[in-house]
Molecule: Bacterial RNase P class A
Organism: Butyricicoccus sp.
RNA sequence: CGAGUGACCUAAACGGUCGCGUACCGGCUCGACCGGUAUGAGGAAAGUCCGGGCUGCACAGGGCGAGGAUAACAGAUAACGUCUGCCGGAGGCGACUCCCGGAAUAGUGCAACAGAGAUAUACCGCCGCGCUUCGGUGCGGUAAGGGUGGAAAGGCGAGGUAAGAGCUCACCGCGCUUCGUGGUAACACGGAGGGCCUGUAAACUCUAUCCGCAGCAACAUCGACUGGGACCAUGAUCGGCCCGAUCGUCCCGACUGAUGGCUUGAGGCGGGCAGUGAUGCCCGUCCCAGAUAGAUGACCGUUCACGACAGAACCCGGCUUACAGGGUCACUCGUUCC
Numbered sequence: 001c002g003a004g005u006g007a008c009c010u011a012a013a014c015g016g017u018c019g020c021g022u023a024c025c026g027g028c029u030c031g032a033c034c035g036g037u038a039u040g041a042g043g044a045a046a047g048u049c050c051g052g053g054c055u056g057c058a059c060a061g062g063g064c065g066a067g068g069a070u071a072a073c074a075g076a077u078a079a080c081g082u083c084u085g086c087c088g089g090a091g092g093c094g095a096c097u098c099c100c101g102g103a104a105u106a107g108u109g110c111a112a113c114a115g116a117g118a119u120a121u122a123c124c125g126c127c128g129c130g131c132u133u134c135g136g137u138g139c140g141g142u143a144a145g146g147g148u149g150g151a152a153a154g155g156c157g158a159g160g161u162a163a164g165a166g167c168u169c170a171c172c173g174c175g176c177u178u179c180g181u182g183g184u185a186a187c188a189c190g191g192a193g194g195g196c197c198u199g200u201a202a203a204c205u206c207u208a209u210c211c212g213c214a215g216c217a218a219c220a221u222c223g224a225c226u227g228g229g230a231c232c233a234u235g236a237u238c239g240g241c242c243c244g245a246u247c248g249u250c251c252c253g254a255c256u257g258a259u260g261g262c263u264u265g266a267g268g269c270g271g272g273c274a275g276u277g278a279u280g281c282c283c284g285u286c287c288c289a290g291a292u293a294g295a296u297g298a299c300c301g302u303u304c305a306c307g308a309c310a311g312a313a314c315c316c317g318g319c320u321u322a323c324a325g326g327g328u329c330a331c332u333c334g335u336u337c338c
Stems, first nucleotide, its partner, number of pairs: 001334010012303007020040008028031001042309001046320002049318005054215004067211005073085004087101002089098003102206002107204002109200003123146002125142007154172002157169003173196002176193007219260004227252003233249006267286008304307001
């Protein structure tokens, strides 16, 4: 210098004028008024796909069944289907990457097209026997050769045979059982024994583990008007009194609405310690939107590299998806020069 890999950062800047939400302070004419000060979207606020907090309902405890989710091993975490490390496999020269990861000897299903045959089959070929008009043909053997296919009885050589075949043997490969060594473990390496059985579970299924249902329009409190209930108590009215009736208090309910829930939290920033790491612990420091028809904007000026995806609505941890440009660090491969 060129081509890449991984982890991150940023998301135009400054000034002026006007306007909006929230909090606080002050003012008066006390109004959801005026003035001032402070503060006011994101890395994804998004999709709502997982996990949790919180809330209501259900629930003694346990079991069975249905449904759903997950799937090597060890750890992290409040929890997870997330993350970290590691193992085996796959891809890449490499840095590195992967939505690759239980069981096919419990059982069932499926394997299109091609091909003779898809789990046991003989189309061509090869071999044997019989027949023959000598061209062939019938029966049997054979998976070594040809051909089809994603996949055709593990590969290769030798022995063997009528021709062949793990039929036998050596070597290699791959499962199973067992022993030894290393590792917390998955597993790796080595030895022995016994084998070579098709694939598919993102087909049903089986095994193991986990899971009550609903969601802030949850939910709680107050409650105008309208409405319903009760005359037990109490007040008033009608009545001379009792009984009775009506209205109010009272009780219920909650459609407009108000308040809480609502933002101090598994919180941010800086530092130290432990750990390969996810992460944890400790110290210091900070308070950083909270609307409810929903604020966070508009205009002007200057400058630049001329500005992407996109807008909070209970909160938090993840995943996924969208994204112009600019920048940082570490590493890999190639070329040239010193």